Source information
Model confidence (mean pLDDT): 89 of 100. Small-subunit ribosomal RNA, 5' domain from an uncultured bacterium, 476 nucleotides, folded computationally. Rfam family: Bacterial small subunit ribosomal RNA. Rfam 15.1 lists 42,628 matches to the family in 10,626 species.
Context: one part of a larger RNA
RNA sequence: AGCGAACGCUGGCGGCAUGCUUAACACAUGCAAGUCGCACGGGCACUUUCGAGUGUCAGUGGCGGACGGGUGAGUAACGCGUAGGAACAUGUCCAGGGGUGGGGGAUAACGCUGGGAAACUGGCGCUAAUACCGCAUGUGAGCUGAGGCUCAAAGCCGCGAGGCGCCUUUGGAGUGGCCUGCGUCCGAUUAGCUUGUUGGUGGGGUAAUGGCUUACCAAGGCUUCGAUCGGUAGCUGGUCUGAGAGGACGACCAGCCACACUGGGACUGAGACACGGCCCAGACUCCUACGGGAGGCAGCAGUGGGGAAUAUUGGACAAUGGGCGCAAGCCUGAUCCAGCAAUGCCGCGUGGGUGAAGAAGGUCUUCGGAUCGUAAAGCCCUUUCGACGGGGACGAUGAUGACGGUACCCGUAGAAGAAGCCCCGGCUAACUUCGUGCCAGCAGCCGCGGUAAUACGAAGGGGGCUAGCGUUGCUC
Numbered sequence: 001a002g003c004g005a006a007c008g009c010u011g012g013c014g015g016c017a018u019g020c021u022u023a024a025c026a027c028a029u030g031c032a033a034g035u036c037g038c039a040c041g042g043g044c045a046c047u048u049u050c051g052a053g054u055g056u057c058a059g060u061g062g063c064g065g066a067c068g069g070g071u072g073a074g075u076a077a078c079g080c081g082u083a084g085g086a087a088c089a090u091g092u093c094c095a096g097g098g099g100u101g102g103g104g105g106a107u108a109a110c111g112c113u114g115g116g117a118a119a120c121u122g123g124c125g126c127u128a129a130u131a132c133c134g135c136a137u138g139u140g141a142g143c144u145g146a147g148g149c150u151c152a153a154a155g156c157c158g159c160g161a162g163g164c165g166c167c168u169u170u171g172g173a174g175u176g177g178c179c180u181g182c183g184u185c186c187g188a189u190u191a192g193c194u195u196g197u198u199g200g201u202g203g204g205g206u207a208a209u210g211g212c213u214u215a216c217c218a219a220g221g222c223u224u225c226g227a228u229c230g231g232u233a234g235c236u237g238g239u240c241u242g243a244g245a246g247g248a249c250g251a252c253c254a255g256c257c258a259c260a261c262u263g264g265g266a267c268u269g270a271g272a273c274a275c276g277g278c279c280c281a282g283a284c285u286c287c288u289a290c291g292g293g294a295g296g297c298a299g300c301a302g303u304g305g306g307g308a309a310u311a312u313u314g315g316a317c318a319a320u321g322g323g324c325g326c327a328a329g330c331c332u333g334a335u336c337c338a339g340c341a342a343u344g345c346c347g348c349g350u351g352g353g354u355g356a357a358g359a360a361g362g363u364c365u366u367c368g369g370a371u372c373g374u375a376a377a378g379c380c381c382u383u384u385c386g387a388c389g390g391g392g393a394c395g396a397u398g399a400u401g402a403c404g405g406u407a408c409c410c411g412u413a414g415a416a417g418a419a420g421c422c423c424c425g426g427c428u429a430a431c432u433u434c435g436u437g438c439c440a441g442c443a444g445c446c447g448c449g450g451u452a453a454u455a456c457g458a459a460g461g462g463g464g465c466u467a468g469c470g471u472u473g474c475u476c
Base pairs, nucleotide, nucleotide: 001475002474003473005472006471007470008469009468012348013347014346015345016344017343018341019340020306025304026303027302029301030300031299034063035062036061039060040059042057043056044055045054046053047052070259071258072257079184080183081182082181083180084179085178088176089175090174093172094171095170096169097168098167099166100165101135103133104132110125111124112123113122114121115120140151141150142149143148155164156163157162185231186230187229192222193221194220197219198218199217200216201215202214203213204212234256235255236254237253238249239248240247241246261282262281263280264279265278284295285294286293287292312338314337315336316335320334321332322331323330324329351381352380353379354378361372362371363370364369385417387412388411389410390409391408395403420465421464422463423462424461425446426445427444431460432459433458434457435456441448442447
């Protein structure tokens, strides 16, 4: 000098920040991811010109749930940082080329009927699509033994113009996967480590390179320039300190990585081996009719526990951004706000002027006085902040304001409602009296205290900082 601090005493206001550092301990409750009727058929309600229309609900279907949000357990690693590389992918978006022809069979919803305590699940029958499957075409793309072979599509809305889509393909943008050089903590009281191990060939696999995997062949590969093993740890931009070099750290904010009760696995998909998806195993909790089921706050609040210690079961989608939708709009604990906390930083106030009889009172005293001290009182003023009353935004280009009757402005009353904490032996700014008597106690170091203690306790006085002041812990 600094802090995500805590503790003690004290505490008026505002702005801006910050707020489980410990148990990646367990979680009641609510909310945190939906949306589209302009893809589709239905149920229900209402209306009806009887054609249908509107609203709503579950279902089929599409897009999104791989983003956003949390945490730092694991990881000493191409994880991260930096500089490069070649053998890749890419929904939506942008630019360009081409196409969108003709058919088919199902299935949920629904109806009927079963099973089950429930979760849920079975049979029969009906039906639609931008759901599914053939055929055609081939600008083109893929493969190729260079002959050839293979590969598409979907409609909806509108009176219409047209709009939104669909299929294929080229390029782009952005994003992602992979590889490499260099850098990246401690321990030698860890010295040898390795068999898919190191390389090659063939097969397989991937979007793609590759022992990634497999068979065979060779016997390699790493290491005192520290391999292997053990310990610790998310990495970085940065933060703190320091004249710098350096040292320590990695809260908040931003980038990357990893994880989502523990372990494993794949499915779907442009993208996951997926926090609020699925399956299996395990621990735990809950329901049960004992046959069987349900769950995962390291999302936002909140609870218990742990701890020296860390907040509201708040408001709004008004703004910014995101998902879906042609749109209207819906959703959004992202976000924007509000609440709590002197946790920090910054600003302001607790009054100003005048006032000597140097009042009273306290303390000291050499008893003369000195000091608190212009301090108080008194007199004259002011009204910041706060209180009360009135007006009242910007943020919102036209509409829409949670914040909020907030900020801000005007007015009214009245010095009124607002000062403490630590220290005073030296280091180190600041001294006397009384009490105590190696006791009680103080103390960061040196050291004080055994009868005149500036060092203990109290008082008066003084010094320092100030809505804070000290102490403790940690870093330089």